[in-house]
Molecule: transfer RNA
Organism: Pseudomonadales bacterium
RNA sequence: GGCUACGUAGCUCAGUCGGUAAGAGCACAGCACUCAUAAUGCUGGGGUCGUUGGUUCAAGUCCAACCGUAGCUA
Numbered sequence: 001g002g003c004u005a006c007g008u009a010g011c012u013c014a015g016u017c018g019g020u021a022a023g024a025g026c027a028c029a030g031c032a033c034u035c036a037u038a039a040u041g042c043u044g045g046g047g048u049c050g051u052u053g054g055u056u057c058a059a060g061u062c063c064a065a066c067c068g069u070a071g072c073u074a
Base pairs, nucleotide, nucleotide: 001073002072003071004070005069006068007067010026011025012024013023019057028044029043030042031041032040050066051065052064053063054062
């Protein structure tokens, strides 16, 4: 340099054929329980879905370029 895959919450990931208000587990905060801690239960906060454009009535999802990561290859 070429090819392929991936990029969504602090971490690991889901998100079907483009369609209501973007989710789960862990983590974090608060409350309950306890002498206390852990465990458990309940509640809550946290995202411009890698960036910039494009298509569309509508984009996490489709298209292009770029950036990053991993693998293969010369």